[in-house]
RNA sequence: AGAGUUUGAUCCUGGCUCAGGAUGAACGCUAGCGGCAGGCCUAACACAUGCAAGUCGAGGGGCAGCGGGUAAGUAGCUUGCUACUUAUGCCGGCGACCGGCGGACGGGUGCGUAACGCGUAUGUAACCUACCUUUGACAGGGGGAUAACAUCGAGAAAUUGGUACUAAUACCCCAUAACAUCACCGGAGGCAUCUUCGGUGGUUGAAAACUCAGGUGGUCAGAGAUGGACAUGCGUUGUAUUAGCUAGUUGGUGAGGUAACGGCUCACCAAGGCGACGAUACAUAGGGGGACUGAGAGGUCAACCCCCCACAUUGGUACUGAGACACGGACCAAACUCCUACGGGAGGCAGCAGUGAGGAAUAUUGGUCAAUGGUCGGGAGACUGAACCAGCCAAGCCGCGUGAGGGAGGAAGGUACAGAGUAUCGUAAACCUCUUUUGUCAGGGAACAAAGGCGGGGACGUGUCCCCGGAUGAGUGUACCUGAAGAAAAAGCAUCGGCUAACUCCGUGCCAGCAGCCGCGGUAAUACGGAGGAUGCGAGCGUUAUCCGGAUUUAUUGGGUUUAAAGGGUGCGCAGGCGGUCUGUUAAGUCAGCGGUCAAAGCCCGGGGCUCAACCCCGGCCCGCCGUUGAAACUGGCAGUCUCGAGUUGGAGAGAAGUAUGCGGAAUGCGCGGUGUAGCGGUGAAAUGCAUAGAUAUCGCGCAGAACUCCGAUUGCGAAGGCAGCAUGCCGGCUCCACACUGACGCUGAGGCACGAAAGCGUGGGUAUCGAACAGGAUUAGAUACCCUGGUAGUCCACGCAGUAAACGAUGAAUGCUGGCUGUCCGGGGGGAUUGACCCCUGGGUGGCGAAGCGAAAGCGAUAAGCAUUCCACCUGGGGAGUACGCCGGCAACGGUGAAACUCAAAGGAAUUGACGGGGGCCCGCACAAGCGGAGGAACAUGUGGUUUAAUUCGAUGAUACGCGAGGAACCUUACCCGGGCUCAAACGGGGAGUGACUCAGGCAGAGACGCCUGUUUCCCACGGGACACUCCCCGAGGUGCUGCAUGGUUGUCGUCAGCUCGUGCCGUGAGGUGUCGGCUUAAGUGCCAUAACGAGCGCAACCCCCACCGGCAGUUGCUAACCGACGCAAGUCGGAGGACUCUGCCGGGACUGCCGGCGCAAGCUGCGAGGAAGGCGGGGAUGACGUCAAAUCAGCACGGCCCUUACGUCCGGGGCAACACACGUGUUACAAUGGCAGGUACAGCGGGAAGCCACCCGGCGACGGGGCGCGGAACCUGAAAACCUGUCUCAGUUCGGAUCGGAGUCUGCAACCCGACUCCGUGAAGCUGGAUUCGCUAGUAAUCGCGCAUCAGCCAUGGCGCGGUGAAUACGUUCCCGGGCCUUGCACACACCGCCCGUCAAG
Repeated sequence: AGAGUUUGAUCCUGGCUCAGGAUGAACGCUAGCGGCAGGCCUAACACAUGCAAGUCGAGGGGCAGCGGGUAAGUAGCUUGCUACUUAUGCCGGCGACCGGCGGACGGGUGCGUAACGCGUAUGUAACCUACCUUUGACAGGGGGAUAACAUCGAGAAAUUGGUACUAAUACCCCAUAACAUCACCGGAGGCAUCUUCGGUGGUUGAAAACUCAGGUGGUCAGAGAUGGACAUGCGUUGUAUUAGCUAGUUGGUGAGGUAACGGCUCACCAAGGCGACGAUACAUAGGGGGACUGAGAGGUCAACCCCCCACAUUGGUACUGAGACACGGACCAAACUCCUACGGGAGGCAGCAGUGAGGAAUAUUGGUCAAUGGUCGGGAGACUGAACCAGCCAAGCCGCGUGAGGGAGGAAGGUACAGAGUAUCGUAAACCUCUUUUGUCAGGGAACAAAGGCGGGGACGUGUCCCCGGAUGAGUGUACCUGAAGAAAAAGCAUCGGCUAACUCCGUGCCAGCAGCCGCGGUAAUACGGAGGAUGCGAGCGUUAUCCGGAUUUAUUGGGUUUAAAGGGUGCGCAGGCGGUCUGUUAAGUCAGCGGUCAAAGCCCGGGGCUCAACCCCGGCCCGCCGUUGAAACUGGCAGUCUCGAGUUGGAGAGAAGUAUGCGGAAUGCGCGGUGUAGCGGUGAAAUGCAUAGAUAUCGCGCAGAACUCCGAUUGCGAAGGCAGCAUGCCGGCUCCACACUGACGCUGAGGCACGAAAGCGUGGGUAUCGAACAGGAUUAGAUACCCUGGUAGUCCACGCAGUAAACGAUGAAUGCUGGCUGUCCGGGGGGAUUGACCCCUGGGUGGCGAAGCGAAAGCGAUAAGCAUUCCACCUGGGGAGUACGCCGGCAACGGUGAAACUCAAAGGAAUUGACGGGGGCCCGCACAAGCGGAGGAACAUGUGGUUUAAUUCGAUGAUACGCGAGGAACCUUACCCGGGCUCAAACGGGGAGUGACUCAGGCAGAGACGCCUGUUUCCCACGGGACACUCCCCGAGGUGCUGCAUGGUUGUCGUCAGCUCGUGCCGUGAGGUGUCGGCUUAAGUGCCAUAACGAGCGCAACCCCCACCGGCAGUUGCUAACCGACGCAAGUCGGAGGACUCUGCCGGGACUGCCGGCGCAAGCUGCGAGGAAGGCGGGGAUGACGUCAAAUCAGCACGGCCCUUACGUCCGGGGCAACACACGUGUUACAAUGGCAGGUACAGCGGGAAGCCACCCGGCGACGGGGCGCGGAACCUGAAAACCUGUCUCAGUUCGGAUCGGAGUCUGCAACCCGACUCCGUGAAGCUGGAUUCGCUAGUAAUCGCGCAUCAGCCAUGGCGCGGUGAAUACGUUCCCGGGCCUUGCACACACCGCCCGUCAAG
């Protein structure tokens, strides 16, 4: 000293929370010793028991008890002793009694009290004070009682009555005495009432004795000391949702009373007194010194110790006394408890212990008067729960210890982990050397004690001081000292996600739990629980509660109010606060010196004593208040001066300022009349409504009420609200100029008063328009709305009330100061001009932009939100709530004032980046539109859902799953189900041991796996062994089990969309921005221009492949024009030969807006341009930026973690993945005549082929079979179909359509039952073009036709991937739907509109 927490991120405002210190504490775990302090905070609740105030015989009478003496008697006997009895107060003493002093101190508690109670400073000329000190004086004489005791009673008791006796330092009387008191006279002093001195006279009041003869007491008066009493200034909690209080009340006169003043009390008189500077009321509370905290200022507290006050069961009262209205006294009343013989009585722990109760919680029914102190006493001494000690309690502070040094094989062992090892416990231990505090044992052993008193001595002032002697210790055999043994007997608690020092594993799985705040926990939790380790503190450690701090978060020091909470709606103005210039004076504020006080203790500073420290002791200091002396700048007071503030006067000026009256035209509606005819009106579209009884429209005349078009504006005026036709009257304010006058007359302004939009209220008018409520029509799921047709209050006027608004510039008023630029309104001056335009200066208003500065930023910026001063108002987290209650106002509506409980960790401001908008602008895409063909209806194929099943293995699920993984499920595949087997295992690696085989052939049982049996049987060698195979043992295995939300890799999608970023610089407090924006352009962030940006990267494009044209090279298996030969009537075929053509392969060329015209700054665009095979990206492919969807995949593969291990592994047989009421997706075939069928006939390309493709021949209707040539391919094999021609069918469930079913076959394969394809014959279902809706496609495209390939034994292929044949239509255009890009705007969204969020209802 700060930190966490609002956001995706940022800055700010703002609350909440934490780290510190403290405590009379409590609770949890733990605990060795000592010192010093502390210990009912709650029930001022109730109390058993004991103790806490007595003492004096030197005041007295006495003698119950004790001891002694004396006398008498009895007993024992040692005849003078012991014991007992009786008598005797004679002595020591002494219960009770009379008397004196003390019980008013000490000790406890904090109920009450907001008060002269306390604190502080004064005053008393308005007072008292026992004991003590001191001074002066005095003590003469007399008297009568009474308690005890005795006796007689009453009563249960407590207690008490009668009678008789008696004493005093008890009581009374007389004398004496005044300084006491009264009156008068005189003097002195002070502070108003007064005080004091002297004199004269009057009145009244004293005493006590005891004795040890030393002394101690007694009375009166004065002084002192001590203790008290009273009065006053100042200070002393909260609430104004307590605003008025007061009759002894305020004052006076007189009297009473008191120690004394005083309405303290009383009589009379007056009507005062207190209060916004907070009376009164209510609530709370003992006050202070001080304690805690804080840098301080402050805030909080009032335990222990000290001072004061109050109280003593509750309330009241007095008595005694120097002192009380009295804790352990009295009386009365009340409640409670106890005793009782029921008639009556007793009691008061807030003394010390102790008990119950209450409570989270607070100790022993201890010892001693040794010390200190108190009371009494002459003294010894007695009493003393004051006090001193001890006991209990970690409840606080301080100190000490639980060992120190060495010691690495970093031991063993444990634990953990990243696990052949490492880490940690840990120099820790062991071991070696050493020490012995504390504790234990033994021994010694204090201080506190020295006075008084006693004895002796001395001095002087003869009752005081000094010296010597001996006596006295509860604590205590304690502190302390010495010795002995021995590391021996002594460590825990909390925490470890961030704040905040300290990290891993296991368990758990939004469960159990944690949590001070933020927040952790839903299968990899450093946050839960345990463990290991670590960190912090340490005889303690944590938790809880409370206070201060941090919090400048109540801001005096030291905050704010445009938008975060916060400027009153506005003005006038009393009180109050503040106030221009100069001079003099004063000294209240202010400053300084000195003095008094500020108790002690405490804090702080200096020193000292306990071994240190805590603790204790000594010395010193501050602040405040009071007094006194001085200073005079500033503020204030007083007196005067000035003119700049303010005002007055004269002149000039502008204006929708206000108010009253009058006038005006247009519009609207209505009335009457004319013309005129079928609609009008209204809306997105309609309807309600009006209209043939004549509307709307139009013309004329008239009436009514309200508002004032244009001018008109960034204008003007007003304090604000507000003010707009014209004219006039009345009236307010403002500005300028002149500088004549007054001379600070000013500013602000709590309360108060006034004004105050609209709506509203009251009374009375008025009512054209508009128009809450209401009615009807629409809209809608509904529509108590938006829209339409009507329409009451109201809107208007007069008078009154109300008193609020986003009453806003969300910005209080006033004054001064601080660069500029530019408009405009109203003035003044100068220049300039014939007039005008215009220029300069100077006031007042109203705007814009900006310097500095300010601000969180947005922004403000001479009209401040800048720099300063003065005054007022207001704020202190969000919600609850401007609500409730109370009060005030109002006719009411309502307004003003204005909380709390409870709840949250935020609420909020400004700005940033995104996403979003049924916001805007620009642009694109088969996105729509324009077209063509489909899907959705049928049957079938296939996939999915669902259902079923022993199993129907698993995954994929909007777009981006569903002919998808699967480019081939009869067994295998296969992961699923049933059953049968195996457990170094079906495969593989390593190590060890054994065997010599393995294999092959045959046989038996079995569904098979497999088991059993028989036969057969190695190689190399350096002889050690090795290779190979099997068996056995061991270490590794194996898992299509889970988690795609732990992952890699791969993939889909946005999207082939044009975007996504970086470096440096610059801007911003920052998030961030700029660049990437703007204009033009492009398919494109493509390019050009501009530019605080300049460059760059990933994307775009290009580079790559295929196709289209040409050339060169190369010509076999390709080609055949010319030439030659052979054959043939010919067409042609074959063979030479050729490289021309086609074609094939390779390499090049070609296209670049290059040329021309137009447009454009350029980039570029454009043209039925030229040329060209191709023209503006020529067509197609490959290529997918930063990222999004926790998208998909653990079952393709890989991989972390978890799980299984005679099974969740593995082998085998069979089944299933093919089920079937149903629903969906994708397809095939159709519904027919642009067609079907039959016949004839022509033209491709990509490809494939050896366990293959198969010419050709034969058989079969055919699938196919039997033969068989060629070909590992430009050579052999692989019939293209639609098209075209001819014929037929003639609109029908058909010669359409082919499902389904029956029969017969073929082929593949170990095997076609579940469950293959194909062929032939027969059968001949639905279906006649398909609802809402929806898909694809912009040219060689759609549509249509066939062909090939992969997988593959075969195939459920109508699928997928390719190939060629034939070959269209349409696009006006971008309003709309969907998706996307850029800029901008709004935002309370950021999981980002599938967001956020409000209300109602229901459940809890």
Molecule: small-subunit ribosomal RNA
Organism: uncultured bacterium